This is a predicted complex of two RNAs, RNase P RNA and transfer RNA, with 449 nucleotides together.
RNA sequence: AGUCGGCCGGAUGACCGCUGCGGGUUUCGGCCCGCGGAGGAAAGUCCGGGCUCCAUGGAAACACGGCGCCGGAUAACGUCCGGCGGGGGCGACCCCAGGGAAAGUGCCACAGAAAGCAAACCGCCGCGGCAUGUCCGAGGUAAGGGUGAAAGGGUGCGGUAAGAGCGCACCGCGCGGCUGGCAACAGACGCGGCACGGCAAACCCCGCCGGGAGCAAAACCGAAUAGGGGCGGCUCGCCCGUCGCCGCAAGGUGACGGCAGGUGCGUUUUCACGCUGCCGCCCGGGUUGGUUGCUAGAGGCGUCCAGCGAUGGGCGUCCCAGAUGAAUGGUCAUCGCGGGUAAGGCCCCGUACAGAACCCGGCUUACAGGCCGGCU
RNA sequence: GCCGGAGUAGCUCAGCUGGUAGAGCAGCUGAUUUGUAAUCAGCUGGUCGGGGGUUCGAUUCCCUUCUCCGGCU
Numbered sequence: 001a002g003u004c005g006g007c008c009g010g011a012u013g014a015c016c017g018c019u020g021c022g023g024g025u026u027u028c029g030g031c032c033c034g035c036g037g038a039g040g041a042a043a044g045u046c047c048g049g050g051c052u053c054c055a056u057g058g059a060a061a062c063a064c065g066g067c068g069c070c071g072g073a074u075a076a077c078g079u080c081c082g083g084c085g086g087g088g089g090c091g092a093c094c095c096c097a098g099g100g101a102a103a104g105u106g107c108c109a110c111a112g113a114a115a116g117c118a119a120a121c122c123g124c125c126g127c128g129g130c131a132u133g134u135c136c137g138a139g140g141u142a143a144g145g146g147u148g149a150a151a152g153g154g155u156g157c158g159g160u161a162a163g164a165g166c167g168c169a170c171c172g173c174g175c176g177g178c179u180g181g182c183a184a185c186a187g188a189c190g191c192g193g194c195a196c197g198g199c200a201a202a203c204c205c206c207g208c209c210g211g212g213a214g215c216a217a218a219a220c221c222g223a224a225u226a227g228g229g230g231c232g233g234c235u236c237g238c239c240c241g242u243c244g245c246c247g248c249a250a251g252g253u254g255a256c257g258g259c260a261g262g263u264g265c266g267u268u269u270u271c272a273c274g275c276u277g278c279c280g281c282c283c284g285g286g287u288u289g290g291u292u293g294c295u296a297g298a299g300g301c302g303u304c305c306a307g308c309g310a311u312g313g314g315c316g317u318c319c320c321a322g323a324u325g326a327a328u329g330g331u332c333a334u335c336g337c338g339g340g341u342a343a344g345g346c347c348c349c350g351u352a353c354a355g356a357a358c359c360c361g362g363c364u365u366a367c368a369g370g371c372c373g374g375c376u
Numbered sequence: 377g378c379c380g381g382a383g384u385a386g387c388u389c390a391g392c393u394g395g396u397a398g399a400g401c402a403g404c405u406g407a408u409u410u411g412u413a414a415u416c417a418g419c420u421g422g423u424c425g426g427g428g429g430u431u432c433g434a435u436u437c438c439c440u441u442c443u444c445c446g447g448c449u
Stems, first nucleotide, its partner, number of pairs: 001376008010335007018037008039353001043364002046362005051214004064210005069083005084098001085096004099205002104203002106199003121145002123141003127137003130133001153171006172194001173192004178187003218292004228283007238262001239258008264275004299318008336351005377448007386401004395432001403419005425441005
């Protein structure tokens, strides 16, 4: 100068408060004592699980979504560990959504002659023509130029009219078996003149995984008022229903039954307005609210063992937030750290990011400053 | 707390299967008019919210982040 990993992220004391639990006391309003009271990310809500409810014969398949080298860890994961391959760096080390493009479909703009069973613009080469030259025509040629992100292996030698895997050597690529490895893959050998451009974070194919919603899930208790249903009692002249009689019909009339509505009640001079069966009992739903879920857990710390490691196992020990408009704070003093300042003193200013809300494992993002260790 | 949606010109919005970003209103200039408005012609104006990745190439595909809006007792 760099690189990797781990940790801390203000300390102490006094006073005044807030909140949970336990104990005591109480005139049921409280009061007193003791113990506990934010984080490495509590954040974003991006993944995975526990838990709860809903749906569903079981399982599989289709559709949809996600993941994707190999092996392992784990409750599970898109996370982690160890390898493999590729890329970057002198190096320590870092990065990679890293299956399949010889199953199919699609796309490759512009430029360029040609962009996918290739292609002749310039150039090069020999041939033919006659107007003999910056000429024309029919061909060969992918070595060179030019276009493009990409032009159908690369370098060298030979070869050729000029060229060309046309031939050869090496490298690359493909195929085959062999050896090593659990595997990804690696190594050497033989064969093949080279076919098979790129894109799947385009559709798709292959393999694996996934039922949906989320603690405002869900369960219980449950007033006052209003509303729903049932039962019993009360008022009956008009009203309603059934039956009989009279009448051609409209309708009239008698008996029995019922209380849904009118009747009725209240205010009031009227107009008008408001309430509407009354009383009692019971049932179920359910709002505000309350309780549970609610914190002892894939838990922390120490140590030993297995393993390269992630991690797993044994033993010992500890209990460490549970609020619900939402507590975890404020003031003072001393010290620490940083700045004003190159150094010391005084003085002044500041003291990161942020803040639980069912819980846990990860990822990502924010973070003043500081400490420790390994390596180049 | 949980679950969804949207960021493109000064404003309101298009832009779907990737190919170099537009429309209306607004603004400016000119014409028309005695002048203004309206009308006509032309022009200006874009970190596509920020960062990274895939790709030859990203507003578009993927990841991450910021801001805003809506729903649920």
Rfam match: Bacterial RNase P class A. Rfam classes the family as a ribozyme.